[in-house]
RNA sequence: GAGUUUGAUCAUGGCUCAGAUUGAACGCUGGCGGCAUGCUUAACACAUGCAAGUCGAACGGAAACGAUAUGAACAAUUACUUCGGUAUGAGUGAUUAGGCGUCGAGUGGCGGACGGGUGAGUAAUACGUAGGAAUCUACCCAGUAGCGGGGGAUAGCCCGAAGAAAUUCGGAUUAAUACCGCAUACGCUCUACUGAGGAAAGCGGGCCUCUUCUUGAAAGCUCGCACUAUUGGAUGAGCCUACGCCAGAUUAGCUAGUUGGUAGGGUAAAAGCCUACCAAGGCAACGAUCUGUAGCUGGUCUGAGAGGAUGAGCAGCCACACUGGAACUGAGACACGGUCCAGACUCCUACGGGAGGCAGCAGUGGGGAAUAUUGCACAAUGGGCGCAAGCCUGAUGCAGCCAUACCGCGUGUGUGAAGAAGGCUCUAGGGUCGAAGCACUACUUUAAGCAGGGAGGAAGGCCUAAUGGUUAAUAUCCAUUAGGAUUGACGUUACCUGCAGAAUAAGCACCGGCUAACUCCGUGCCAGCAGCCGCGGUAAUACGGAGGGUGCAAGCGUUAAUCGGAAUUACUGGGCGUAAAGCGCGCGUAGGCGGUAUUGUAAGUGGGAUGUGAAAGCCCCGGGCUCAACCUGGGAACUGCAUUCCAAACUGCAAAACUAGAGUAUGGUAGAGGAUAGUGGAAUUUCCGGUGUAGCGGUGAAAUGCGUAGAGAUCGGAAGGAACAUCAGUGGCGAAGGCGGCUAUCUGGACCAAUACUGACGCUGAGGUGCGAAAGCGUGGGGAGCAAACAGGAUUAGAUACCCUGGUAGUCCACGCCGUAAACGAUGUCAACUAGCCGUUGGGGGGCUUGUCCCCUUAGUGGCGCAGCUAACGCGAUAAGUUGACCGCCUGGGGAGUACGGCCGCAAGGUUAAAACUCAAAUGAAUUGACGGGGGCCCGCACAAGCGGUGGAGCAUGUGGUUUAAUUCGAUGCAACGCGAAGAACCUUACCAGGUCUUGACAUCCUGAAAACUUACUAGAGAUAGUUUGGUGCCUUCGGGAAUUCAGUGACAGGUGCUGCAUGGCUGUCGUCAGCUCGUGUCGUGAGAUGUUGGGUUAAGUCCCGUAACGAGCGCAACCCCUAUCCUUAGUUGCCAUCAUUUAGUUGGGGACUCUAGGGAGACUGCCGGUGACAAACCGGAGGAAGGUGGGGAUGACGUCAAGUCAUCAUGGCCCUUAUGACCUGGGCUACACACGUGCUACAAUGGGCGGUACAGAGAGCAGCGACCCCGCGAGGGUGAGCAAAUCUCACAAAACCGUUCUUAGUCCGGAUUGGAGUCUGCAACUCGACUCCAUGAAGUUGGAAUCGCUAGUAAUCGCGUAUCAGAAUGUCGCGGUGAAUACGUUCCCGGGCCUUGUACACACCGCCCGUCACACCAUGGGAGUGGGUUGCAAAAGAAGUGGGUAGACUAACCUUCGGGAGGUCGCUCACCACUUUGUGAUUCAUGACUGGGGUGAAGUCGUAACAAGGUAAC
Repeated sequence: GAGUUUGAUCAUGGCUCAGAUUGAACGCUGGCGGCAUGCUUAACACAUGCAAGUCGAACGGAAACGAUAUGAACAAUUACUUCGGUAUGAGUGAUUAGGCGUCGAGUGGCGGACGGGUGAGUAAUACGUAGGAAUCUACCCAGUAGCGGGGGAUAGCCCGAAGAAAUUCGGAUUAAUACCGCAUACGCUCUACUGAGGAAAGCGGGCCUCUUCUUGAAAGCUCGCACUAUUGGAUGAGCCUACGCCAGAUUAGCUAGUUGGUAGGGUAAAAGCCUACCAAGGCAACGAUCUGUAGCUGGUCUGAGAGGAUGAGCAGCCACACUGGAACUGAGACACGGUCCAGACUCCUACGGGAGGCAGCAGUGGGGAAUAUUGCACAAUGGGCGCAAGCCUGAUGCAGCCAUACCGCGUGUGUGAAGAAGGCUCUAGGGUCGAAGCACUACUUUAAGCAGGGAGGAAGGCCUAAUGGUUAAUAUCCAUUAGGAUUGACGUUACCUGCAGAAUAAGCACCGGCUAACUCCGUGCCAGCAGCCGCGGUAAUACGGAGGGUGCAAGCGUUAAUCGGAAUUACUGGGCGUAAAGCGCGCGUAGGCGGUAUUGUAAGUGGGAUGUGAAAGCCCCGGGCUCAACCUGGGAACUGCAUUCCAAACUGCAAAACUAGAGUAUGGUAGAGGAUAGUGGAAUUUCCGGUGUAGCGGUGAAAUGCGUAGAGAUCGGAAGGAACAUCAGUGGCGAAGGCGGCUAUCUGGACCAAUACUGACGCUGAGGUGCGAAAGCGUGGGGAGCAAACAGGAUUAGAUACCCUGGUAGUCCACGCCGUAAACGAUGUCAACUAGCCGUUGGGGGGCUUGUCCCCUUAGUGGCGCAGCUAACGCGAUAAGUUGACCGCCUGGGGAGUACGGCCGCAAGGUUAAAACUCAAAUGAAUUGACGGGGGCCCGCACAAGCGGUGGAGCAUGUGGUUUAAUUCGAUGCAACGCGAAGAACCUUACCAGGUCUUGACAUCCUGAAAACUUACUAGAGAUAGUUUGGUGCCUUCGGGAAUUCAGUGACAGGUGCUGCAUGGCUGUCGUCAGCUCGUGUCGUGAGAUGUUGGGUUAAGUCCCGUAACGAGCGCAACCCCUAUCCUUAGUUGCCAUCAUUUAGUUGGGGACUCUAGGGAGACUGCCGGUGACAAACCGGAGGAAGGUGGGGAUGACGUCAAGUCAUCAUGGCCCUUAUGACCUGGGCUACACACGUGCUACAAUGGGCGGUACAGAGAGCAGCGACCCCGCGAGGGUGAGCAAAUCUCACAAAACCGUUCUUAGUCCGGAUUGGAGUCUGCAACUCGACUCCAUGAAGUUGGAAUCGCUAGUAAUCGCGUAUCAGAAUGUCGCGGUGAAUACGUUCCCGGGCCUUGUACACACCGCCCGUCACACCAUGGGAGUGGGUUGCAAAAGAAGUGGGUAGACUAACCUUCGGGAGGUCGCUCACCACUUUGUGAUUCAUGACUGGGGUGAAGUCGUAACAAGGUAAC
């Protein structure tokens, strides 16, 4: 920086990601080199080899090897030969010889305390930094002084013995630089200051100048190395001090050698280090003790830094060496490759007894996700020993293995477009892989390969010679120089050159957002993915594959881990009114902080200097490997600590002052401040008495309850308890809790005014301590009213509630506990500063105009409000502003304020206070909606007022259900149900049964044939099949073509099959409701707001006014159509006043009227009055045919309902293809116990029947309407005039009116049902048509709950017509006739609009959401206990060892008076003490029948607690 809470927003807050890193591991892949790293786990166990030896110039020596000498024996060869042999003797070589090179074992010296490994232990006997004094230090350097003279042993060797072995014992003999005395003592140590004590060792090389014997030695000289004593240095080590150094207080007290002193002991050295005695100290909230974890550091990783994490490799220190203990030796150890003991384990054994210690280098097993060779060499560097040569060195140098990390290089380069093939995709054109493959020719050859050449790492040491030094010396030895022969594991080295050929060399992850990169196919909430959000339920850029792309690259991803981002522990750098967070409130201890002025000091502070801060590393500048990594030189840095000097502002400290903070005194003031005692009236209740009679009481309505035994009501009296109306007030007092009749006593605090005094005495406050509502607890009182629990009555599905009647604890008092509250201003205390205005309480002052006045000031208490702050809301001198001081608290939600432990409590419980596990959110404020059994305003046939219906009957029709082979499908609250369907007997028809067809009933293309077409017959239910009649057409460029039919082939047709939740189009609905938006501006961090709200008004977001808004758009209205009036134009098929003529506008005639259909006029709140705000507008009036939209229609904003329709049509995807397609016959859609909707007809007299007489409008008509006439009771039939219509026809309108009858009844009402007979349509009326006539004559007497329509030419009522249609309306759509009633009004029901309010809703209340129970899983608490670990205390025990003691035994050096002594060794014993054992505690881990709550799970069960007034406000 980003993602993620929301419809959206801002904030808070967590989770997650992008970065860097690693001793890593895993998956896929893998060319080369350089450089570095490589058991993080079992400090688990180890086979085998090696890792510490060396010195013969310390010693006695000689087992092995060699040279040399000796040379038994054998003997080639040669000579001689008597041929037997003799001699010679190369050679082999036994033996002997420590004289030589050397050397096993041993004595002795030095080294095995270094180097190498590991990190178990250790929170301080560690480490780091800075200091210190009471010490030691082999080898090394320098100084001083020495190195004289003796003695006794003992390994080895030899002999003997025991034993399997390891090993041990006895005897004899022997050396030393082994051991012990004596002498000496400059310095050394001790001291009583007189003195006393204490050393030594030789070895090697050379010489003969001097002395003695004299082959040569001895002595001597000299050189070197050793040795002794001591001083100083260097190095190393030991000790002490200060500071720094993890977590836990759910570890708060620890400590008897403990703290100090004295004396003694002890150590190299200070010291309770040890012992005895004395004192009673020491440590700890600045965290002792205890528990857990951990080697520490330089550094490393990360980070801007501060920090955080870490301590592999390299380097410093520490600790350890199978586990525990112990000492010895030594300069140094309590000792990795030493010793002793105990323990566990392993091995050998003759069973008696022994041996061992890889956390050295390799290596093995085991553990583990995981970590290498049983390599080469001492060539270099370093170490040990040695005079040296040299020997030893798994230190080290190298090599091997591993992409483990870092760094570098390569896997080729250039040219060519037919943009090939192929893949993928596609809108079918193309695009893309792609200058890629490929090709040709061209180029290059790094690295790998082969061949050749070839540095550096080598310095030294040895030999010879020369010079110099030492010396008596030309010896030796040392130094330098010259020459010579030599020393390389790596190594087939690095590097260079040559050769050949593009030849030998590319993968991994990702592609929804974060995050660079997109398409196709498959799959279908499956398989799977996932770091977070999330993806997948048939069109997945998110799964799997492919093509393409992106990123890194010999690697790439994943996992794990650390830091970062995270200002998410905030020192730098956060917060606490409402998000997590101010202790309920005081007092006060420690601590922190602290007024004004002066002087001193110098702890803090600032500056300088010095020392130190190891090296390496980091950083800078150079250098070396071709670069880089890497190596290397110099510098800087190491922010620290210490010492010292300077300064003196600030803080501290000291001294002595001041008065502004704080306090005291004096005088006043207000007050429900507190405690105790007393006292008062009203009211409730109870009791007593009187009056009095039937109810009272209670509720939404009731009932329980009380009352004829006299209630309630009313009057009088009495008792008792509790609380104090009015005053009373965002008034007062108190720290908070809290405090209210009146009076008295005691008492705390505050405020005001003026002076005086003290002189910083102050603020805050961890622990501590006190107070602390209500409820609750204990003891004793009291008890009127109220009232948990409880009982009863109601309500309810239930009602353990809400309501009612009762009622006990309790409420009250005294004393004692409890210690918590939404103890709230959700706001800690104190101090200072920072605009104003208006109230109110207490005090003081001033003014005059003396008032119920005004002004100033001070202390409280309220309301607005500027700046500022805040996420916003809001706060705003009573701050949440600006600052300072101190305290408390917070760090995602849940688990949980819970468990365990501690403390407190009589108990209830309080306080302190986690973890596992689980989620990706939880939360605050504000916004827009939606919703509310919230509010306000308004409208609507919404209610009300009326009229008529439905619901009851019969029938019609639709639906559900049921039935069926099928009863095709769709529509389902309003907004499905006389709906799609403006019309199912066949057809329709999609359904069922049966029979048939398969390029198909229909379309296009191809091939072949045939004109097309048509007559008749047969079979069949028909589709169909067979036979048969007529017919040879049209155009032509003569090739052929067009149309049609048949046959064939395959592309394809076809589908009323699925998905209306993939869609278009169309439609319904809210709703003809008045709304829905935009631009610019303004306000707000923002979502958004404003405009559109407000005051009026309207049918209307209609208009006016106001107004940070100004305008605009879609809607409203108007424009359009019909209708109402008039004018004008035109008069046929229409009309007829006047004139003729007639049965008849029939005809002549006429345009006047009606009417028709074109064009106009008219109505606009225009005029008057009133109301209103001088507006808009409203009310009334005039005029007018019509008056305030005249009436009706068409017209339906943004959107809502995944509303309806894939069966009107179109269409994506999927499905069927001899069938889900197509044809035919018959059946079904018409079924019928039932339920519902919509209608028709009725139930009758405002009526029915009969007779007579009137008056419409709008339509329709040629496969049609069909007149007149005739026939039939009638439906209808026959005939066919007229009419494609203002002409003819349908076509008589009916109700009405006149007259008559019926007289209240199942009727002269009503017409269902049924029987019979017919008519018409039609191939065909059986399933299943309509109509007519005769007969029949059901239910029904006005309809329960409930419910529908309608406000005027409306309802109601009456008939007429059309579409569909062969026929078939009670439906639908239209038409006219007759023609009402009522509306007070907006409380209520329903729907809607605007404003406002609440909200935990936003899929928006059909929302959200809580708890028990049931089931599954998970972690956890308790739990009789059980099993381990650690540890305290009290004891037992006592190996090895050290120290002390010593009666026993033994005893070389020294002393001796020769008896012995000194000293020592062994033994015994005491003390300490490891393992081990017992008892009793503490603590921790694991486990445990059973049990408690918690969390999470699919649409389980019961209710509905919360969110709206959530239906009883919530807490």